[in-house]
RNA sequence: GUCUCCUUAGUCAAAGGGAGAAGACAUUGCCCUUUCGAGGCAAAGGUACGGGUUCGAGUCCCGUAGGGGACG
Numbered sequence: 001g002u003c004u005c006c007u008u009a010g011u012c013a014a015a016g017g018g019a020g021a022a023g024a025c026a027u028u029g030c031c032c033u034u035u036c037g038a039g040g041c042a043a044a045g046g047u048a049c050g051g052g053u054u055c056g057a058g059u060c061c062c063g064u065a066g067g068g069g070a071c072g
Base pairs, nucleotide, nucleotide: 001071002070003069004068005067006066007065010025011024012023018055027043028042029041030040031039048064049063050062051061052060
């Protein structure tokens, strides 16, 4: 340099163009317990960035950034 794959919450991770963006761990509050832990209930936290297509985009297209791989 060329090609290719990946990027969703603090971590992991699901989601065939029409979702309330599922779930687990972690965090916080409450319940339970003499207390702690375990357990139960609840809450907060989100699609890397910028454009495009579409009535509608996490999903499709282009570019940028970061990371992985192959070739030279």